Bacterial RNase P class A, 396 nucleotides, folded computationally. Rfam family: Bacterial RNase P class A. From the family's description: Ribonuclease P (RNase P) is a ubiquitous endoribonuclease, found in archaea, bacteria and eukarya as well as chloroplasts and mitochondria. Model confidence (mean pLDDT): 77 of 100.
RNA sequence: GGAGUCGGCCAGGCGACCGCGACGACUAUCGACGUCGUCGAGGAAAGUCCGGACUCCACAGGGCAGGACGCUGGGUAACUCCCAGGCGCGGUGACGCGCGGAAAGUGCAACAGAAAGCAGACCGCCGAACGGCAUCCAUCGCGAUGCGCGUGGUAAGGGUGAAACGGUGCGGUAAGAGCGCACCGGCGCCGGUGGCGACACCGGCGGCCAGGCAAACCCCGUCCGGAGCAAGGCCAAGCAGGUGCGUCAGAGGUUGCCCGCCCAGCACCAGGUAGGCCGCAUGAGCGAGACGGUGACGUCUCGCCCAGAUAGAUGGUCGCCGCCUCAGCGGUCGGCGGGCCCCAUGGCCCGAUCCGUCCCGGGGCACAGAAUCCGGCUUAUCGGCCGGCUCCCCGA
Repeated sequence: GGAGUCGGCCAGGCGACCGCGACGACUAUCGACGUCGUCGAGGAAAGUCCGGACUCCACAGGGCAGGACGCUGGGUAACUCCCAGGCGCGGUGACGCGCGGAAAGUGCAACAGAAAGCAGACCGCCGAACGGCAUCCAUCGCGAUGCGCGUGGUAAGGGUGAAACGGUGCGGUAAGAGCGCACCGGCGCCGGUGGCGACACCGGCGGCCAGGCAAACCCCGUCCGGAGCAAGGCCAAGCAGGUGCGUCAGAGGUUGCCCGCCCAGCACCAGGUAGGCCGCAUGAGCGAGACGGUGACGUCUCGCCCAGAUAGAUGGUCGCCGCCUCAGCGGUCGGCGGGCCCCAUGGCCCGAUCCGUCCCGGGGCACAGAAUCCGGCUUAUCGGCCGGCUCCCCGA
């Protein structure tokens, strides 16, 4: 210098003016307007996919069903998250991806291929066995030789496939084959050593080898009650309801009068709609430091207060600056090319059809956006900064 890998951070800045929401003060019994002050989106506020807090309902205990998860150890309020480790795969490497069981059972596998799960025989190879045909014979047979025609043997070789039932060698055979043996690989069992453990290494024995898929059913283990802030709690118009009074203070109705009953009216009560308030912003909080830990994280000390709307506030205009970009009949300087002058150093002119540089000018500065809160995961995202590490090249 180039290429890569992992992690962290920023998310245009400043000012002026005009607006929006909340809180406080002026402010007093309360409220509104106004003025002033303070605060006012995110790394994902998103998807609502996991896990919790909180709230209400249910609940003696046990089981079935159903769901989620799945190497080991740790972290955490908890998790499917995070950290450290183990094993496998990919990469030269930094590093990335994956993770119970397929020698319990059931099931599935396109196309190609002869055959795809108690494998199989298309080409090829064989001629041992049974049959057939031909030839041979002092022996006429249960004979010999040949053919490879039928039955058949074979899994070495070819070919198909993502995958074809270990590899190499020797023996063996008609030809072959773990058929036998040696070594190697793999698997299982037993033992030893190291490790908390996953596991690793070493030794012995065994039979020759038992493929893939569990985000197919399933088996094993662990965990799980339901609903969710429209949770839930408080206050509470109007209308309807209940109770009392209902009068010398209703010229109400029922019947002319009295009682009674009904109605109006008044008072009270319960549930509760509209509406309002709480929940609701001090929290598994943020920052700094110290200590413990490889780390995730934990403990302690000090400091800070950091949106709370309810149809939903956090915006707009202008100026300056920063970054990115441009195909701009714009300009500066330098290089490059051409021409001219000069003995030469050099100077001048031209270049839309060359390059760089800066100035001017134009365009742009993502994704998105709180709605009970928190921890994660996933997805979206212009541009930029910082750090660790790896590989390659060059120089000293």
It was read from a public genome assembly, where an Rfam model found it.